RNA sequence: CCCUGUUAAGGGCAAACCUGGCGAAAGCCGGGGGCGCAAAGCUACGGGCCUAAGGGUGAAAAUGCCUAUGGCCGCCGGGCUGCCGGG
Numbered sequence: 001c002c003c004u005g006u007u008a009a010g011g012g013c014a015a016a017c018c019u020g021g022c023g024a025a026a027g028c029c030g031g032g033g034g035c036g037c038a039a040a041g042c043u044a045c046g047g048g049c050c051u052a053a054g055g056g057u058g059a060a061a062a063u064g065c066c067u068a069u070g071g072c073c074g075c076c077g078g079g080c081u082g083c084c085g086g087g
Stems, first nucleotide, its partner, number of pairs: 002087004012037002017032006035074001041080003045077003048072003054067004
């Protein structure tokens, strides 16, 4: 450097749910919790998905529809980085 995760050690992360906060929402942050994870570390770059405040549409109101500048990396792929064991 490459391949690999069957075993071990030290550990790490933390789904649902509960709870305090932020947010229009999706969702995010703290605490509890622990379904899972060998990149469940980082990155919205490609695809996908969620939301629709604002904007557009609608004669107008309501409703609806469209729209990401808002999100999800624990949906898939790409990029960057990395612990331990084995080869």